[in-house]
Record summary
The RNA shown here (Bacterial large signal recognition particle RNA) has 266 nucleotides and comes from an Oscillospiraceae bacterium. The model forms 92% of the base pairs in the Rfam consensus. RNAcentral holds the sequence, with entries from ENA. It matches the Rfam family "Bacterial large signal recognition particle RNA". The family's RNA type in Rfam is non-coding RNA gene.

RNA sequence: UCGCGCUAGCCGGGGAGUCAGCGGUGCCUUGUAACCCGCAAUCCGCUACAGCGGGGGUGAACUCCGGGCUGAGGCAGCGUACAGUUUUGUUUGGUCUAUGCGGACGGUGCUGAAGGUGCGGUCUCGCGCAAACCGCAGCGGUGAACCGGGUCAGGGGAGAGAUUCAGCAGCCCUAAGCCGUGCCGCGGUUGUGCCGCGAGGGCGCCGUGCCCGAGCCGCCUUCAUAGGUGCCGGAAAGUGUAUGCCUGUCGAAGCCCGGUGCGCGA
Numbered sequence: 001u002c003g004c005g006c007u008a009g010c011c012g013g014g015g016a017g018u019c020a021g022c023g024g025u026g027c028c029u030u031g032u033a034a035c036c037c038g039c040a041a042u043c044c045g046c047u048a049c050a051g052c053g054g055g056g057g058u059g060a061a062c063u064c065c066g067g068g069c070u071g072a073g074g075c076a077g078c079g080u081a082c083a084g085u086u087u088u089g090u091u092u093g094g095u096c097u098a099u100g101c102g103g104a105c106g107g108u109g110c111u112g113a114a115g116g117u118g119c120g121g122u123c124u125c126g127c128g129c130a131a132a133c134c135g136c137a138g139c140g141g142u143g144a145a146c147c148g149g150g151u152c153a154g155g156g157g158a159g160a161g162a163u164u165c166a167g168c169a170g171c172c173c174u175a176a177g178c179c180g181u182g183c184c185g186c187g188g189u190u191g192u193g194c195c196g197c198g199a200g201g202g203c204g205c206c207g208u209g210c211c212c213g214a215g216c217c218g219c220c221u222u223c224a225u226a227g228g229u230g231c232c233g234g235a236a237a238g239u240g241u242a243u244g245c246c247u248g249u250c251g252a253a254g255c256c257c258g259g260u261g262c263g264c265g266a
Base pairs, nucleotide, nucleotide: 001266002265003264004263005262006261009058010057011056012030013029014028015027020047021046022045023044024043035055036054037053038052039051064259065258066257067256068255069254073250074249075248076247077246078244079243080242081241082240083239085237086236087235088234093232094231095228096227097226098225099224100223102221103220105218106217107216108215115211116210117209118208119207120206121205122204123200124199125198126197127196128195129193130192131190132189133188134187135186136185138181139180140179141178142177148173149172150171151170156165157164158163
C1' cells in the first nucleotide's frame, strides 16, 4: 500500500415556541441517496454521555469527527411606509369668531354727515272724556184654585118683611217673581282709545328747531392681536401589517483544510 472480516460512529440538520434544562411529537425552513415499528401538547422520554424500547442497514470515509469560508431561513432590536385607536388648540398651519390699522366696492351726505344743545313723542302716575261690559232705577208685558184687592151672576146664612151678612166661578187690578227694554239717569269695571289736561322721568330710539361744517354706514378682504375648533394637515403614545445593500443572535445545504480503531492474509 492492497484485500477480507469487525468495531466506534452514522442512517438527516437547523430556527422559533414549550421547558429548570435537553431531545422528540406538532409549526416553519433547508436538504434528500436521507431505514422500519411503538409512545406523545392540560404531552412523551430523559438529566449534562440529557428521547426511550424493539428490529434492520452502512461502516473507517463522497457518508464519521474538528476547524475555516460562504450563507437559505428563523428570531430579537432599530428605522421607514401604511392602516386603525387614544390624547393634544399654552407648538403651529388650514378653518371659524371678535377687535384694530389699512385697502377695494356699494349706499348716504353742503337740499347739511358725525357731534353738541333745546322742544315734542315713545315711558310712569293722577284726573277727565269717549267706548265696551255689568248692575240698579225707570218703562212695557206677564204674574195669586183657597190662604191679595175690587165688583161679585147663580147659590147660601139671618130676618115675618124691608133689608142685611159672608162669598165661589167670571171680569178688572195688583205683590213677590219672571221676561223684555231704543234714548235718558245713577253706580261699578277695563290686556279699550291715532282722545284731552296736569305732574314726573329719561337721553335708548323717533320727529323737529338751533350751533358747527365733512363725514357716516354696509359688505368683502391683506396684515396684526386675542380666542375657539381634533373636521383636515401636524405632534405624542401604544397596536397591527409590510419592508430594509440596517444591527445583533442562531444557523441548514455547499466548498476548502485537517483528523480517525482492531484482527488476519499478501